[in-house]
Molecule: transfer RNA
Organism: bacterium
RNA sequence: GGGGAUGUAGCUCAACCCGGCAGAGCAACCGCCUUGCAAGCGGUCGAUACGAGUUCAAAUCUCGUCUUCUCCA
Numbered sequence: 001g002g003g004g005a006u007g008u009a010g011c012u013c014a015a016c017c018c019g020g021c022a023g024a025g026c027a028a029c030c031g032c033c034u035u036g037c038a039a040g041c042g043g044u045c046g047a048u049a050c051g052a053g054u055u056c057a058a059a060u061c062u063c064g065u066c067u068u069c070u071c072c073a
Stems, first nucleotide, its partner, number of pairs: 001072005007066001010026004020056001028044005049065005
């Protein structure tokens, strides 16, 4: 330099292929329970790598940039 793959919550992953309310578990926080802690139960917070395009509507499609992994040279 060229090909392929990857990027979603603090962490691990769904939703993508086939466009239509962004979800789960753990973590954090609050409450209940307890003499107290843990466990358990209820609730809250929190994310689509970045930019542009198409569309009534984009995590999803298109283009570019970047991150990581891999193959070729």